A computed fold for a 73-nucleotide RNA from Koliella longiseta, annotated as transfer RNA. Its mean pLDDT, the model's own confidence on a scale to 100, is 81. It matches the Rfam family "tRNA". It is annotated as a transfer RNA. The RNAcentral record of the sequence draws on ENA.
[in-house]
């Protein structure tokens, strides 16, 4: 220099081919227990990588950029 893939919660990752953004784990509280771990309940947590565009509605499509990667010269 060309191209492909990824970019969501503290973390690991979903998200049905546009229509209320989710689980696990973790942390916090409460139950249970003499007591702790296990286990149960509950809470907390997100400008969906940045900035535009199409749309009545965008995590989802279109562009551009920026990181990580991995491919080719």
């Nucleotide at each position: 220099g060309a191209g492909g893939u990824u970019a969501u919660a503290g973390u690991u990752c979903a998200g049905u081919u546009g229509g209320c953004a989710g689980a696990a784990c973790a942390u916090u509280u409460u139950g249970c227990u003499c007591a702790u771990a296990a286990c149960a309940a509950a809470a907390u947590a997100g400008u969906u990588g940045u900035a535009g565009g199409u749309u009545c509605a965008a995590a989802u499509c279109c562009u551009a950029c920026u990181a990580a990667u991995c491919u080719c010269a």